[in-house]
């Protein structure tokens, strides 16, 4: 050098809460705050979970309520893959 690897430093990122905003909704988004995190950088490809406005199906004249189903929506700080990437003790 490389790859695996993660002690140290110099950064780095920012969970729950709360305040404002967007949105049906699950969540996101700016401030706050740090539970953590060596890829908690990036990517919804695969698995997985979450939502269900619209649409679809039942019963029902029909609407609305009910109940089913339905990503095309959200998680990447659920798990896997790919892409990138600082730092260097053992």
């Nucleotide at each position: 050098c490389g790859a695996g690897c993660g002690a140290a430093a110099c950064g780095g990122c920012a969970a729950a809460g709360c305040c404002g905003g967007c949105g049906a909704a699950a969540g996101c988004c700016g401030g706050u705050g740090a539970c953590g995190c060596a890829a908690a950088g990036c990517u919804a490809c695969g698995g997985a979970u979450c939502u269900g406005c619209c649409c679809c199906c039942g019963g029902g004249c029909g609407c609305g309520g009910c109940g089913g189903g339905a990503a095309c929506g959200a998680u990447c700080g659920c798990c896997g893959g790919g892409c990138u990437a600082c730092c260097g003790a053992a």
Predicted 3D model of a 90-nucleotide RNA (c-di-GMP-I riboswitch aptamer) from a Chloroflexota bacterium.
Its mean pLDDT, the model's own confidence on a scale to 100, is 86.